[in-house]
Molecule: transfer RNA
Organism: Autumnella corcontica
RNA sequence: GGUUAGGUAACAUAAAGGUAAUGUUUAAGAUUGCAAAUCUUUGAAUGGCGGUUCAAAUCCGCCCCUAACCU
Numbered sequence: 001g002g003u004u005a006g007g008u009a010a011c012a013u014a015a016a017g018g019u020a021a022u023g024u025u026u027a028a029g030a031u032u033g034c035a036a037a038u039c040u041u042u043g044a045a046u047g048g049c050g051g052u053u054c055a056a057a058u059c060c061g062c063c064c065c066u067a068a069c070c071u
Base pairs, nucleotide, nucleotide: 001070002069003068004067005066006065007064010024011023012022013021018054025043027041028040029039030038047063048062049061050060051059
C1' cells in the first nucleotide's frame, strides 16, 4: 500500500428501517443480631461528519481507530 471483518453503558454481548434488550456492575430500600446470599427500585451507551428516508444503531459515502490476511 491492497482486501476483508468490526467499533453500542464501567465490562461482556443482543437488536426486522419504527419504545436501544440481557447479564455482571453503580446507588437506595426490604430481609438479617452483623454480614453474605436473595428480592424490589434505580443511574449509565450506538466512533466522527455528511447523504437517503416521514423515521437510521441498522442503508450509502468519506474520515478515525482495532484485528486478520496478502504484498